[in-house]
Small-subunit ribosomal RNA, 5' domain from an uncultured bacterium, 521 nucleotides, folded computationally. The full RNA is in RNAcentral, with records from ENA, Greengenes and SILVA. The prediction has a mean pLDDT of 83.
Context: one part of a larger RNA
């Protein structure tokens, strides 16, 4: 000097930041991922119209619409934590002649004609529940064939060109394989296939990236080859066969510790230490394992199996996972509210309106830190007739300090006014106008918030402490105590004149803080 600090004493205000470092311990409760009716069958309810009649019921049309269901997209983002990991994990530099990429952008081509089901609803059954089973019936942008095949892929030959080579690139005959879904209709939106881009990812390589040698040898899918399988893709990734290799004192193997980086702290630098907050990457989601779906997961708020734990039970069987935001218990020296809003930014779905969003933006708590402001200013000597303390009893000191006089009003208090953050989407009008669409104008929308800020009122009014004073080290006397009580970072003080203990007066240093402890340089 620094800190995600804690503790002691003290405490006026504001701005900005930060806030479980320990038990990756266990979790009550609420919320944190939905959305689309312009994909579909259908439909409780509400509004409104028509018809019929029993006048409040039936049938039917339109508008709106809750909860389920099929379907689409999303749920792989965002948010959390640092257990594991000494590793191509991370950083950096490259490579893939060995790869994928939903949504988005650009380009090209296409959309012909069919089929069978199944949820829901209805009927029935089992169960305490969770839930399950059977029957009947129905739809789709759900599912499945057929046709078409520009492009693409594959097969068999070919030409040109590059490479030492396995091979790569370009062109290209023939054959084979692979598409689709509609809505509204003029446009457009959506769909299928393909190419390119963009974005995101996968894989590979060099170098760098802890401690211990009181760990010296390690390794059989091990190292390489050939052939296959598998993958989006190369590869012992996996398998059969063959060879006997591969790593290692430039530290293999083993053990211990640890997420890595940008950065942060310190230092003149070189270095040393750290990896909270913010950003990038990685890993994990009660513990261990597994795959499914999907463009993408081996998936925090998905599935299955096993285990530990908790809960419900009618004992037959079931339910659960805060290292999301709050919050609880425990642990601990120690770390906050079961708050508000989607107004902005961003995300998901939707044509849109909009819905969802504990992301985010705000507010609350805490001197935890940094920064700023204030607690008055000027005058005022009889240096008080006071008072404490000291004294050589003359006086000295607190001290311009106070009283007193004048001034100011930041802040606090009360009253009044009062923003920006908002521009879009959207709605309306208008211009171009066949439509879509675009431009222009107007309107709508603020959690924070009656906040920031501005003005007014009166009044010095509402506001100072902490540590230290032997040397290091700025600051000294008196009293008490008497190797006692005590102090102490080091040296050391205290046994009757203690500037070192305790108190007082005075002084010094910092100041809404000051000290102590811990840790790092």
């Nucleotide at each position: 000097g620094a800190u995600g600090a804690a503790c002691g004493c003290u405490a006026g205000c504001g701005g900005c930041a930060g806030g479980c470092c320990u038990a990756a311990u266990a979790c009550a409760u609420g919320c944190a991922a939905g959305u689309c009716g312009a994909g579909g069958g259908g439909u409780a309810g509400a509004g409104u119209g028509g018809u019929g009649c029993u006048u409040g019921c039936a049938c039917u049309g339109c508008u709106u619409g809750a909860g389920a269901c099929c379907g689409g997209c999303g749920c792989a983002c965002g948010g959390g934590u640092g257990c594991g990991u000494a590793a191509c994990g991370c950083g950096u530099a490259u490579g893939c002649a060995a790869c994928c990429u939903a949504c988005c952008u650009u380009u090209a081509u296409c959309a012909g004609g069919g089929g069978g089901a199944u949820a829901g609803c209805c009927c029935g059954a089992a169960g305490a529940a969770a839930u399950u089973c059977g029957g009947a019936u129905u739809a789709a942008c759900a599912c499945c064939g057929c046709a078409u095949a520009a492009a693409a892929u594959c097969a068999c030959a070919g030409u040109a060109u590059c490479g030492c080579a396995u091979g790569g690139u370009a062109c290209a005959a023939u054959g084979a394989u692979c598409a689709a879904a509609u809505a509204u209709u003029u446009a457009u939106a959506g769909g299928a296939u393909a190419a390119a881009g963009a974005u995101g990812g996968g894989c590979a390589u060099g170098c760098g990236u802890g401690u211990c040698a009181u760990u010296a040898g390690u390794u059989a899918g091990u190292u390489g080859g050939c052939g296959g399988g598998g993958u989006a893709a190369c590869g012992g990734c996996c398998c059969a066969c063959c060879a006997a290799g591969a790593c290692u004192a430039c530290g293999a193997u083993g053990a211990c510790u640890a997420g890595g980086g940008g950065a942060u702290c310190u230092g003149a630098g070189a270095g040393g230490a750290u990896g909270a907050c913010c950003c990038c990457c990685c890993a994990c989601a009660c513990u261990g394992g597994u795959a499914c779906u999907g463009a993408g997961a081996c998936a925090c708020g998905g599935a299955c199996c096993a285990g530990a734990c908790u809960c419900c039970u009618a004992c037959g069987g079931g339910a659960g996972g805060c290292a999301g935001c709050a919050g609880u218990a425990a642990g601990g020296a120690a770390u906050a509210u079961u708050g508000g809003u989607c107004a902005a930014u961003g995300g998901a779905g939707g044509c849109a309106a909009c819905u969802c969003u504990g992301a985010a933006c705000c507010a609350g708590c805490c001197a935890u830190g940094c920064c700023g402001c204030g607690u008055g200013c000027a005058g005022g000597a009889a240096g008080a007739c006071a008072g404490c303390c000291c004294u050589c009893u003359g006086g000295g000191u607190c001290g311009u300090a106070a009283a007193c006089u004048g001034c100011u009003u930041u802040u606090a208090u009360u009253c009044g006014g009062g923003a920006a953050u908002a521009a879009a989407c959207c709605u309306c009008a208008u211009u171009a106008c066949g439509u879509g669409u675009a431009g222009u104008g107007a309107g709508c929308u603020g959690a924070a918030u009656g906040u920031a800020c501005c003005g007014a009122a009166g009044g010095a009014a509402u506001a100072a402490g902490g540590a230290u004073c032997g040397g290091c080290u700025a600051a000294c006397u008196c009293c008490g105590u008497g190797c006692c009580a005590g102090c102490a970072g080091c040296c050391g003080c205290g046994g009757u004149a203690a500037u070192a203990c305790g108190g007082a007066g005075g002084a010094u240093c910092c100041a809404a803080g000051c000290g102590u402890u811990a840790u790092c340089c």